[in-house]
RNA sequence: GCCCCGGUAGGCCAAUCGGCAGAGCCGGCGUUCUCAAAAGACGUAAAGUGUGGGUUCGAAUCCCACCCGGGGCA
Numbered sequence: 001g002c003c004c005c006g007g008u009a010g011g012c013c014a015a016u017c018g019g020c021a022g023a024g025c026c027g028g029c030g031u032u033c034u035c036a037a038a039a040g041a042c043g044u045a046a047a048g049u050g051u052g053g054g055u056u057c058g059a060a061u062c063c064c065a066c067c068c069g070g071g072g073c074a
Stems, first nucleotide, its partner, number of pairs: 001073007010026003013022001019057001028044005050066005
């Protein structure tokens, strides 16, 4: 230098063909249960999707440039 994959909540990870951003696990907080705690049960908060543009009625998703991480080739 070129090619491929990835970047979404505090952590991990979904989101189908462009149409309600949290389905799910962990963590936080509250309640319950317990003599108490852990585990369990129930409830609850937090995002605008790596950055900047473009297309579109509408973009995490499509297009362009760039940044960061991983892999491959030279």
Annotation: Predicted 3D model of a 74-nucleotide RNA (transfer RNA) from an Actinomycetota bacterium. The same sequence occurs in records of 2 taxa. Its mean pLDDT, the model's own confidence on a scale to 100, is 81. It matches the Rfam family "tRNA". By type it is a transfer RNA. The sequence is in RNAcentral, with records from ENA.